RNA sequence: UUGUCAGAGAGUUUGAUCCUGGCUCAGGAACAACGCUGGCGGCGCGCCUAACGCAUGCAAGUCGAGCGGGCCGUCCCUUCGGGGGCGGUCAGCGGCGGACGGGUGAGUAGCGCGUGGGCAACCUGCCCGGGCGCGGGGGGCAACCCCGGGAAACCGGGGCUAGUACCGCGUGAUCCCCUCGGCCGGUGGGGUCGAGGGGGAGAGUCCCGCUUCGGCGGGGCGCGCCCGGAGGGGCCCGCGUCCGAUUAGCUAGUCGGCGGGGUAACGGCCCACCGAGGCGACGAUCGGUCGCUGGUCUGAGAGGACGACCAGCCACAGGGGGACUGAGACACGGCCCCCACACCUACGGGUGGCAGCAGCGAGGGAUCUUCCGCACUGGGCGCAAGCCUGACGGAGCGACGCCGCGUGCGGGACGACGCCCUUCGGGGUGUAAACCGCUUUUGCCGGGGACGAGACUGACGGUACCCGGCGAAUCAGCCUCGGCUAACUACGUGCCAGCAGCCGCGGUAAGACGUAGGAGGCGAGCGUUGUCCGGAGUGACUGGGCGUAAAGCGCGCGCAGGCGGCCGGCGCGGCCCGCGGUGAAAUCCCCCGGCUCAACCGGGGGCGGUCCGCGGGGACUGGCCGGCUGGAGGGCGGUAGAGGCCGGUGGAAUUCCCGGUGUAGUGGUGAAAUGCGUAGAGCCCGGGAGGAACACCAGUGGCGCAGGCGGCCGGCUGGGCCGUCCCUGACGCUGAGGCGCGAAGGCCGGGGGAGCGAACGGGAUUAGAUACCCCGGUAGUCCCGGCAGUAAACGAUGUCGACUGGGUGUCGGGGGUAUCGACCCCCCCGGCGCCGGAGCUAACGCGGUAAGUCGACCGCCUGGGGAGUACGGCCGCAAGGCUAAAACUCAAAGGAAUUGACGGGGGCCCGCACAAGCAGCGGAGCGUGCGGUUUAAUUCGAUGCAACGCGCAGAACCUUACCAGGCCUUGACGUGCCCCUGCAGAGCCCCGAAAGGGGUUGGCCUUCGAGGGUGGGGCGCAGGUGCUGCAUGGCUGUCGUCAGCUCGUGCCGUGAGGUGUUGGGUUAAGUCCCGCAACGAGCGCAACCCCCGCGGCCAGUUAGAGUAUCACUGGCCGGACUGCCGGCGCGAUGCCGGAGGAAGGUGGGGAUGAUGUCAAGUCCGCAUGGCCCUGACGGCCUGGGCGACACGCACGCUACAAUGGCCGGGACAAUGGGUUGCCAAGCCGCGAGGCGGAGCCAAUCCCCAAACCCGGCCCCAGUUCGGAUCGCGGGCUGCAACUCGCCCGCGUGAAGGCGGAGUUGCUAGUAACCGCGGGUCAGCCAUACCGCGGUGAAUCUGUUCCCGGGCCUUGUACACACCGCCCGUCACGUCAUGGGAGCCGGCAACGCCUGAAGUCGGUGGGCCAACCCGCGAGGGGGGCAGCCGCCGAGGGCGGGGCGGGUGACUGGGACGAAGUCGUAACAAGGUAGCCGUAGCGGAAGCUGCGGCUGGAUCACCUCCUUU
Repeated sequence: UUGUCAGAGAGUUUGAUCCUGGCUCAGGAACAACGCUGGCGGCGCGCCUAACGCAUGCAAGUCGAGCGGGCCGUCCCUUCGGGGGCGGUCAGCGGCGGACGGGUGAGUAGCGCGUGGGCAACCUGCCCGGGCGCGGGGGGCAACCCCGGGAAACCGGGGCUAGUACCGCGUGAUCCCCUCGGCCGGUGGGGUCGAGGGGGAGAGUCCCGCUUCGGCGGGGCGCGCCCGGAGGGGCCCGCGUCCGAUUAGCUAGUCGGCGGGGUAACGGCCCACCGAGGCGACGAUCGGUCGCUGGUCUGAGAGGACGACCAGCCACAGGGGGACUGAGACACGGCCCCCACACCUACGGGUGGCAGCAGCGAGGGAUCUUCCGCACUGGGCGCAAGCCUGACGGAGCGACGCCGCGUGCGGGACGACGCCCUUCGGGGUGUAAACCGCUUUUGCCGGGGACGAGACUGACGGUACCCGGCGAAUCAGCCUCGGCUAACUACGUGCCAGCAGCCGCGGUAAGACGUAGGAGGCGAGCGUUGUCCGGAGUGACUGGGCGUAAAGCGCGCGCAGGCGGCCGGCGCGGCCCGCGGUGAAAUCCCCCGGCUCAACCGGGGGCGGUCCGCGGGGACUGGCCGGCUGGAGGGCGGUAGAGGCCGGUGGAAUUCCCGGUGUAGUGGUGAAAUGCGUAGAGCCCGGGAGGAACACCAGUGGCGCAGGCGGCCGGCUGGGCCGUCCCUGACGCUGAGGCGCGAAGGCCGGGGGAGCGAACGGGAUUAGAUACCCCGGUAGUCCCGGCAGUAAACGAUGUCGACUGGGUGUCGGGGGUAUCGACCCCCCCGGCGCCGGAGCUAACGCGGUAAGUCGACCGCCUGGGGAGUACGGCCGCAAGGCUAAAACUCAAAGGAAUUGACGGGGGCCCGCACAAGCAGCGGAGCGUGCGGUUUAAUUCGAUGCAACGCGCAGAACCUUACCAGGCCUUGACGUGCCCCUGCAGAGCCCCGAAAGGGGUUGGCCUUCGAGGGUGGGGCGCAGGUGCUGCAUGGCUGUCGUCAGCUCGUGCCGUGAGGUGUUGGGUUAAGUCCCGCAACGAGCGCAACCCCCGCGGCCAGUUAGAGUAUCACUGGCCGGACUGCCGGCGCGAUGCCGGAGGAAGGUGGGGAUGAUGUCAAGUCCGCAUGGCCCUGACGGCCUGGGCGACACGCACGCUACAAUGGCCGGGACAAUGGGUUGCCAAGCCGCGAGGCGGAGCCAAUCCCCAAACCCGGCCCCAGUUCGGAUCGCGGGCUGCAACUCGCCCGCGUGAAGGCGGAGUUGCUAGUAACCGCGGGUCAGCCAUACCGCGGUGAAUCUGUUCCCGGGCCUUGUACACACCGCCCGUCACGUCAUGGGAGCCGGCAACGCCUGAAGUCGGUGGGCCAACCCGCGAGGGGGGCAGCCGCCGAGGGCGGGGCGGGUGACUGGGACGAAGUCGUAACAAGGUAGCCGUAGCGGAAGCUGCGGCUGGAUCACCUCCUUU
């Protein structure tokens, strides 16, 4: 470069992310089954379960040309007794075949199978080639006949008889055996040549011809021997061939030898004797499972799984054993025996074996016709004709699979009906239908009609196929439609019913359930279930990992094993190359061809092994030989050290004892108490005893393999490092098993015991406190000897070696330079740390002490829980350790990092948050709201902050939504249509509480009828304060006027995300400045707007008494910006002080509320989706209720008094409001108020002040405080004040003497106190609310604490986010499982007893035709029965082993919307947690000892980085 081949992922852990990791899905397949559905054809396939049992029929016979005979037919002859021929048939003798073909997969883990070899250790009927031969005799037995036994099956005895049946004899080779020799050869029984000796065979029959009828010749078929071939078989070997080590040792014919037996043949196959071997971690033995292969399915491949059909091999034939016959069997449709089962029986005895084809029962989710034919192919027999053949060829049944075809094709509407949806406009079904035209595959009818067979012969079959005719005619379903995954709406349902492969849907709007319409997919099928491969790189050879996700053994020594430095030589096992052999066929791939195509089938080619042989190569690797020094080890000289063991010794301290001194406490804690102490403690001094540990030095210092090691001295002893480069010469590395060491705790025996201190006792704390704290205290801690063998035995990082940039510190040694020097400086080696480059990593991080790049070897992991548990085994005195599952269950469990939130984490900073202060609330009475209760109704909503003087800025009727009763229905109201009607409205009468119902009068217009209008009737509809604020809009509350929330681009990170926005300052502020991988920007902050405070200008009515002015009114403008000065700071922002100024550092107040949070509030303001009611859930009315009252809470008012109350007198506002209104003067009334009417549509008139000031009284009392409550009498509004208004007068005078725990507001014109106005409103329950002015303080220069908030940081197992999460006991339910006195059956061995058939051996007194002797009788030889023996299936007895089922009771485990107890863990989780161990406790757990950081926080030390 060309060509060929060729690998796809997704869902699910989180708030989000990356990683790890499991689960699940999409694909393909089939001997399938099930559900729904089902037109045709072709080709295939069809008991996977009970190798369970089988009725019936068939599946192996054939040969008369081997032989004799019976019967039937026919012909001939006949001495009439009969004889013979031919044909058929029957059994028998005999031959060949029944060892093939067909079935099945039980057994078998084996030379069984596969593959490649070997046999010098073998066999082979029928068939083929070649050679030679076929002589001569003999004696019997079936059939048949007779007799007998038996129910039968059958059997016994006697008699006759043939042969290709049987038996001698002769001949006989190249055959076989023994001996000897030569040559070849792969030397054990091979090949070949030769010599000697011995052994060893036979069968006829048919046809033709001839015939003297005896036979002969030829041919065919047979027969005997030998050699060879082909095909078939036997035996042996290398290699390959499932799981379990919780099976580690197995073995007595076992392993070998000598001899023998046996076989076709080797062999311990079998036997006697001798020896003591043989197998095994490269997995023997044992257990489990299983026929093996070609191949099949899947897969990119490597691989994984499987072994149906077809083909090769094996094994089996009811279970087990055995031999016989034979060329071949230990024999599916043969024999014998035992056993089980079934059948027959006359009870004596017999018979049977479908895992052949069909068929039946049974089992099961499930698998067919008791079919046709020998026409084909093939097989057996036969000379042949032929016979037999459930092999086979076909048909049948089954959508079981694959393949092919059809159920029509074209036209046909802005698009019918129906159905579905709809925002009602319309949209969908949909050219779909109808309708028009066309065609005829399939189908039906009729006709012709095969190939398969060269000839006779066709089951299939009148089939395929061809022709004609008829007619759109006969033919569509199934699954799905939340994501994965292609396809959406409506209704029903309401965590129900149900769905579900995973994630998950369903609790009133469900694309996820059910139905419908529609849509998607596939289509005579479509889905489901179970199974296999794939995806899964999730067992990783290709192709994974182990610091924190699962995973490095606690550490060392070391056998086997694996691996191994440099140079040379030899040889070639591994390795590589070439050629040859084999790897059956089918299958698979390619090409070509045959059925119309395809499926299917045929032909050719290709592919396929870790295989075998021959030849070659010599790098690498193993082997052998020789050499080398760099690895490793040694020598010599130095050197540091808590390395180990033993003995001794020292001081400080604690405790105890004695003495002295001395008196009332001491001790302990958050605070206390228990305890100790007047019997003298504690404190102080002196003396003594005893045990344990060694302060300072001391250090991310040192040593050791790890555990670990710390006063000093001595003894013994291991290792390291440095220097030298002297010696050996690869002696090395790792290391399954094995062996040793191994903290603390624990155990045994003996000592010791000061302090500490599990358990235990007591005191506290607490709801409890089996804890944390305190007082005591036993084991133990210490020593010696022995055991144990674990840990967060950690660097959570195996050992060894090599390589790969730097910087810095420190310990040990050496060198150099310099020097007085040992300091300093430079270099080298070894160790211990830190930072960091490349690289690696999911990230965190690691980074020459690797977690980088490589090599060698070992160990270990494979989702979480169950569980480091059970069982078994090994170890231990025990505690326990090591090894180590399964059922069941979950859709995760995890790692790192991110953003938040949170912390009884940290830092910084705000806020009337606290503190400081003033006034209150909480107590009283009353008002109002709420809860609760009550009620016919007490309408509804609001519920921590952020509901509760809130919606309500006005409930007597109305309002009103509630209740009772009386009424109305097209309605109180809107709108459209139709019909009727001349008439709105008003008045009057009757019933009535009213509403309403009924009746009636009069008047008016007129074009005499229409329109409008009105009224009535009807239909659409109105109406609903009925439900859902968890369907919504809008509006609002709240965090919060807090200073925050974001974006664009860039940069960093795999990513979530970060940066910007962090940092240093500063601010009220993310305000501003500086710095900075950021640079900018937006929403917020601020400013711009309004009011007030100063001034100016302008204007001016109604403005105080007239004018200029001033005051006032209101419009515009100015003024303030840290601008100026000083100080601080840094030069910036800014801070402090000062000047000036009415005002300063945002001057005071208001309006203004970021992204968002609370499914916050409101469907009863309004709007609005959906649902619901329709003579009522709508409407009207009267009355009642919203005002109830044993209580509880919230917000207020008034008080409790003298800073006061009362009386008299006197003064000063502002905001506002006013014509159905505000109302002056004046008059009346004590007063509320009345009369009155001026003024005012308002800077004009009116409403209009109080605290305060002056004077007086009261004198600390429940009062001249306080005014509740009640009585009487009045006034006002209103249709109407009973329920239920306000006000006035007189009388009555309650509680209350300053308020528990607790709690609210307020930082200046503020709080407090004082009154005034307004809205709503007829009036008013207003003490409320919204405003206005008057008088007018105190305190804070602090941030420890409470609450809320902002920023940074840290930890986290939280993320509906701490009101989070979560642990264990107990109780209940379900499930699986361990132990368990035992009980039950199973499997395989072992020991002993017994022992069928049968082979073999012995015996063989009974029996026997052939050969020999003999005339014969008889005998011999040989054999048989019988008996005996070895072996022997099975049975019995016995003790063990293994696995299973079950079991009162018992142990834990898993799971289960709302059970109990506590709070262990996660934030310092409120005592940091965790590991090992020990004790204790309802439980989590607590405590002791040792260890770990995978602990927060603060301080300190050390090191590092930067300047």
Molecule: small-subunit ribosomal RNA
Organism: Thermomicrobiales bacterium